RNA sequence: CCCGAAACAGGCGAUGAAGUCCGCCGAGAAAACGCCGGGAUCCGGCUGAUGACUUCUACCCCUCG
Numbered sequence: 001c002c003c004g005a006a007a008c009a010g011g012c013g014a015u016g017a018a019g020u021c022c023g024c025c026g027a028g029a030a031a032a033c034g035c036c037g038g039g040a041u042c043c044g045g046c047u048g049a050u051g052a053c054u055u056c057u058a059c060c061c062c063u064c065g
Stems, first nucleotide, its partner, number of pairs: 010025004016056006034046005
């Protein structure tokens, strides 16, 4: 850009993207929004880019050039 279709081809799972699988929620709503300590609606500390697996990107640690 062209053609076809009108099937709610949906959304969510503590930091980005893709594929597969799993779980959950749902039509304007919900599913979801990590952990620890304290003087606790505030302050301080900590882990992970996954719900899980694989890959990429970013970040961190170690070694070598």
The RNA shown here (Fluoride riboswitch aptamer (crcB RNA motif)) has 65 nucleotides and comes from Methanoregulaceae archaeon UBA288. The source organism's lineage runs through Archaea, Methanobacteriati, Methanobacteriota, Methanomicrobiales and Methanoregulaceae.